[in-house]
Molecule: c-di-GMP-I riboswitch aptamer
Organism: Bacillota bacterium
RNA sequence: GGCCGAUAAGGGCAAACCUGGGGUAACCCAGGGACGCAAAGCCACCGGACCUCCCACGAGGUUAGCGGGGCCGCCGAA
Repeated sequence: GGCCGAUAAGGGCAAACCUGGGGUAACCCAGGGACGCAAAGCCACCGGACCUCCCACGAGGUUAGCGGGGCCGCCGAA
């Protein structure tokens, strides 16, 4: 340094739901709250799902805590 991930250490993030706000919506932001997460850190490139528009073809958006992939990263037992 790499693989790997423990009843290790220091910690970190924050589902559902509630309150306030934004958005047509999916959903997002803040506070509360913890279901969980060794990348539940970041990226919409691919697939999926969701929303809006459309006669259709398609177009736009959301989701990274759906899967794949990419980039960066704390610690150090077996």